[in-house]
C1' cells in the first nucleotide's frame, strides 16, 4: 500500500488470576482453572505447490484462527423517535494475509 474481518473450528498437560488490543461506559467470561505457553486435533483457504485453466478444486508447505460480529457503543451523516434512545452507512482504531 492493498484485501478481508455477521461463517467456521477444542481436547489434554503446565501455570495460577485475571481475560475480552488501548481509554471510558456496557455486557460477558474465569478457581468446574480462564488468559498465556506446550502437545495433539480441528477450521479456513490469504500466499506457494499441484489439478484445472483466469471460474473452480485440493489441503502437502508458509501463515492465521479455534466464546460472544473485531463482544457492543464512543466520531460523522441520514432516517426514525417522547427520549441522553434506535436503525443504516461511513470514518477512526485494530487484527490477519499478501
Nucleotide at each position: 500500500u492493498u484485501a478481508u474481518c455477521a461463517a467456521g473450528a477444542g481436547u489434554g498437560g503446565a501455570c495460577g488470576a485475571g481475560a475480552g488490543a488501548u481509554u471510558c461506559g456496557g455486557c460477558u467470561u474465569u478457581a468446574u482453572g480462564a488468559c498465556u505457553c506446550c502437545a495433539c486435533a480441528g477450521c479456513a483457504a490469504c500466499c506457494u505447490a499441484c489439478c484445472a485453466a483466469u471460474a473452480g478444486g485440493c489441503a502437502a508447505g508458509g501463515u492465521g484462527c479455534u466464546a460472544a460480529u473485531a463482544c457492543c457503543g464512543a466520531c460523522a451523516a441520514a432516517g426514525c423517535u417522547a427520549g441522553u434512545g434506535c436503525u443504516u452507512u461511513g470514518a477512526c482504531u485494530g487484527a490477519u494475509g499478501a